[in-house]
């Protein structure tokens, strides 16, 4: 060089024949609980989805170029 994969909350992961308000577990707050800590409950918060562009009424999903990361070939 050249083909593939993957990339979404702090982490670990769902959601990919295009349409609920992009959800779940750990974690971290805050309450409850206790003498006090732990267990256990219970509440709210947190990604607009690696970064442009482009199809479409609608894009996390399709197309496309960068980036970053893994793998295979030479």
């Nucleotide at each position: 060089g050249c083909c593939c994969c993957c990339g979404u909350a702090g982490c670990u992961c769902a959601a990919u024949g295009g349409a609920u308000u992009a959800g779940a577990g750990c974690g971290g707050u805050c309450c409850c609980g206790u003498c006090c800590u732990a267990a256990g409950g219970g509440a709210a918060a947190g990604a607009c989805u690696g970064a442009g562009g482009g199809u479409u009424c609608g894009a996390g999903u399709c197309c496309u170029u960068c980036c970053g990361g893994g793998g295979g070939c030479a």

Predicted 3D model of a 74-nucleotide RNA (transfer RNA) from a Patescibacteria group bacterium. Model confidence (mean pLDDT): 82 of 100. Rfam family: tRNA. The family's RNA type in Rfam is transfer RNA. The source organism's lineage runs through Bacteria and Bacteria candidate phyla. The RNAcentral record of the sequence draws on ENA.